A computed fold for a 73-nucleotide RNA from an Alphaproteobacteria bacterium, annotated as transfer RNA. It matches the Rfam family "tRNA". The family's RNA type in Rfam is transfer RNA. The organism belongs to Alphaproteobacteria, within Bacteria.
RNA sequence: GACUCCGUAGCUCAGCUGGUAGAGCACACGACUUUUAAUCGCGAGGCCGCGGGUUCGAAUCCCGCCGGGGUCA
Numbered sequence: 001g002a003c004u005c006c007g008u009a010g011c012u013c014a015g016c017u018g019g020u021a022g023a024g025c026a027c028a029c030g031a032c033u034u035u036u037a038a039u040c041g042c043g044a045g046g047c048c049g050c051g052g053g054u055u056c057g058a059a060u061c062c063c064g065c066c067g068g069g070g071u072c073a
Base pairs, nucleotide, nucleotide: 001072002071003070004069005068006067007066010025011024012023013022019056027043029041030040031039049065050064051063052062053061
């Protein structure tokens, strides 16, 4: 340098053919327990790497850039 995959909650990842985003773990609160842990209930937390474009509508499609992995040179 070329090709390719990835970037979504604190972490690990879902998100089907465009219709305003979810799970597990972690965290806060409550129940239970003498207390902790475990278990159960409930809650908070993300404008989806950044900037443009298409569209009534974009995490999803298109372009550029940034970062990471892989293959080739």